[in-house]
RNA sequence: UUUGACACCGGCGAUGGGGUUCGCCAUUAACCGCUCCUGAAAAGCUGAUAACUCCUGCUGAUUG
Numbered sequence: 001u002u003u004g005a006c007a008c009c010g011g012c013g014a015u016g017g018g019g020u021u022c023g024c025c026a027u028u029a030a031c032c033g034c035u036c037c038u039g040a041a042a043a044g045c046u047g048a049u050a051a052c053u054c055c056u057g058c059u060g061a062u063u064g
Stems, first nucleotide, its partner, number of pairs: 010025004016055006033045003
């Protein structure tokens, strides 16, 4: 590195991590944002959450 078997463990919900809850999927899966366009490309836009909350990062305002 490749192949096989067995056992254990799960994985996912458009940008990071923790906790709780909800939903989806069973590896040919769930999942992989939006506007514009016949479609794609180009160009542009929102959000660190599936939801709540905390931390971190980013952005804006005010004060020291």
A computed fold for a 64-nucleotide RNA from a Bacteroidales bacterium, annotated as Fluoride riboswitch aptamer (crcB RNA motif). The organism belongs to Bacteroidales, within Bacteria.